[in-house]
Context: one part of a larger RNA
RNA sequence: CCCUGGUUAAGGAACUCGGCAAAAUGACACCGUAACUUCGGGAGAAGGUGUGCCCCCAUUAGGUGAAAAAAUUCGCUUUUGGAGCCGAAGGGGGUCGCAGAGAAGUGGCGGGAGCGACUGUUUAAUAAAAACACAGGACUCUGCGAAGUCGUAAGACGACGUAUAGGGUCUGACGCCUGCCCGGUGCUGGAAGGUUAAGGGGAUACGUUAUUUACCUUCGGGUGGAGAAGCGUUGAACCGAAGCCCCAGUAAACGGCGGCCGUAACUAUAACGGUCCUAAGGUAGCGAAAUUCCUUGUCGGGUAAGUUCCGACCUGCACGAAUGGCGUAACGAUUUCCGCGCUGUCUCAACCAGGGGCUCA
Repeated sequence: CCCUGGUUAAGGAACUCGGCAAAAUGACACCGUAACUUCGGGAGAAGGUGUGCCCCCAUUAGGUGAAAAAAUUCGCUUUUGGAGCCGAAGGGGGUCGCAGAGAAGUGGCGGGAGCGACUGUUUAAUAAAAACACAGGACUCUGCGAAGUCGUAAGACGACGUAUAGGGUCUGACGCCUGCCCGGUGCUGGAAGGUUAAGGGGAUACGUUAUUUACCUUCGGGUGGAGAAGCGUUGAACCGAAGCCCCAGUAAACGGCGGCCGUAACUAUAACGGUCCUAAGGUAGCGAAAUUCCUUGUCGGGUAAGUUCCGACCUGCACGAAUGGCGUAACGAUUUCCGCGCUGUCUCAACCAGGGGCUCA
């Protein structure tokens, strides 16, 4: 010097990102217990008092139930009986110590706010949470050889279930609610018209050539033109489903939810008016918020002093309604602010015990 413990004057969070750590609380009995509330809770709320030992009331209440006796269906058993033993709780009195739950073990408490309703689940080995799940809500698919999933298939799960069932997606108890937009994308429905694949269809054109013809000829033939049928190549018009175009519906489908100018008898502001654009221009509620850049916004509260906190305001850079909005009792090893108690966290350090380090052997 370090580690693990113990104690500490006065102060008591002044420490610190933050009461981290430590201290404190602690058992049992009784008294007593607020706001709020989904009437269950909150609640061990909070806050108090008592606790040893001895004597008496007292042969305490209560429990257990021997001997013995009686009855008897006599092996049992039943009834009476109360000995002995165990033994709270209470009242009164006394007594000892600094201290009586005499050691160990054994809740600190209260208030405000955010988030998530709750119990649960999770990153085995840096994250336990506001993340996931959840009961509840909604949409959608599925009529049964169901949809969906695995598999090439057979087959299997779904399910030995049958729409009060099963699959998918979103939301997330409960309360009050969930506004406007279907132009885009998606999905569902529609079938008149447009487009249109394979396929059907075969027009046209071309190749080949029986034949025919012109010219040349050494009469053997040669060169050139036209060209039926057949075969082959080419393949036009036309017919041809779904899809797409098109027409509707649908937002608890993906999503979206404006700008400028003027106006009231102080000023300011604008209930009001004008205009442009849009599919429609953000309703209720909330709002410097887990969202606010400017920003430590402004005002109020709490402090001597408060970038945090709480209550308001609204100028919402860039809240907003199941990507749910706003509330909400209870709950939380959750986040944040304040207070009481308590303390070596600190002012500011000291001593003690044990174990290391260090020095010497």